[in-house]
RNA sequence: CUACUCAAAGGGCAAACCCGUCGAAAGACGGCGACGCAAAAUCACCGAACCUAAGUUUUAUCGAACAGGUCAGCGGGAUUGCUAGC
Numbered sequence: 001c002u003a004c005u006c007a008a009a010g011g012g013c014a015a016a017c018c019c020g021u022c023g024a025a026a027g028a029c030g031g032c033g034a035c036g037c038a039a040a041a042u043c044a045c046c047g048a049a050c051c052u053a054a055g056u057u058u059u060a061u062c063g064a065a066c067a068g069g070u071c072a073g074c075g076g077g078a079u080u081g082c083u084a085g086c
Stems, first nucleotide, its partner, number of pairs: 004085002012037002018031005035073001041079003045076003049070003055066004
């Protein structure tokens, strides 16, 4: 320096529910609260999943497609980080 993580120490993050705000919505932010997490730190590049108010195409219509948006605690990938050990 790289890979790995049995045990330990200091700790870290914070699901769902509920309350408030924003949003058409998915959802985000804040508070409460802990289901869990060795990257549950950051990033929408790839896939999956979710939303559909306005816009485009199509349909008498219902609807469908495109586009747009969400999601990093779904998986992959990229970047970075604490302690100790073999």

c-di-GMP-I riboswitch aptamer from Gallionella sp., 86 nucleotides, folded computationally. Its mean pLDDT, the model's own confidence on a scale to 100, is 86.